This is a predicted structure of a 139-nucleotide RNA (c-di-AMP riboswitch aptamer (ydaO/yuaA leader)) from Streptomyces smaragdinus. The source organism's lineage runs through Bacteria, Bacillati, Actinomycetota, Actinomycetes and Streptomyces. Of the family's consensus pairs, 90% are formed in the model. Model confidence (mean pLDDT): 76 of 100. It matches the Rfam family "c-di-AMP riboswitch aptamer (ydaO/yuaA leader)". About the family: This family represents a conserved RNA structure found upstream of the ydaO and yuaA genes in Bacillus subtilis and related genes in other bacteria.
[in-house]
Parts: sequence; structure tokens; C1' cells
RNA sequence: CACGGUGCAGCGCCGGAGGGAACCGGGGAACCAACCACCCUGGGGUGAAUCGGGCCCAACCCGUACAAGGGGGAAGCCCGUAGGAGACCUUCCUGCUCCGAACCCGUCAGCUAACCCGGUAGGCGAGAAGGAAGGAAAG
Repeated sequence: CACGGUGCAGCGCCGGAGGGAACCGGGGAACCAACCACCCUGGGGUGAAUCGGGCCCAACCCGUACAAGGGGGAAGCCCGUAGGAGACCUUCCUGCUCCGAACCCGUCAGCUAACCCGGUAGGCGAGAAGGAAGGAAAG
């Protein structure tokens, strides 16, 4: 946008397991890439959310007559960090305040035209840091 309901002079309001648009994500050829050995270990996706260090310490192992003690390091906490956010949009400069999670697939997926599938819920927030350039919108 369309559809159904409802109020109305009109503008509206409500609705769904459904049609379309728009935006976003996944699967999926050729070509290309990858495909060798060993060790450990399945692998992959959405997302900015990765990677380190420290503290403390469960299971478990050694040890002890029992303890003590030693190894071990899940979970938790703290400090950093790749990266990310901040009010019309993009870029640049200088700052400040924050985030740096969570979940999904299920042994399976590189890229990928045609084609196929899915999401657009929920919960919050309010006068926005300054400068420069270019836009958009309004008047």
C1' cells in the first nucleotide's frame, strides 16, 4: 500500500496465522579459493561484543591412619583490550559518557547467478558536546 471491522462531512482508530512493497539476514552453481602431514580439537550463524592479565576457587588427581600439603582449574569477581554507540545525514578534527553481551543451528553450510527460506517482536530513552565542509528537510 492493499484487505477486514468501526466512527465520521472528512481526517482517523482497531485487527490478523494473510497479499504486496521497503530494509535486513540465511541457504544455494559455474569460475575462483580451499583440499598435504602431525598434534589438539567437531563445525557454523546473528551481533560491535573479540583477545589478554589478576584474584578466588568447585569437580577431579596425588598424598595422609585421618589431617596437613601439592596439582588442578569450572563458576564468580576485578582491570584492560580488538571493536561499537551517543538525536536530520555523511566525512574530518578535538573531547566527554557508555557498551565490549546474549542467543541460534545440530555433525552440516567457502564464494555463489537463477532459485529457496526467514526477520521487521519485546523492552527502554529525551533537548541532544564543540568546530569545519557538503547534503537533506522546512520556510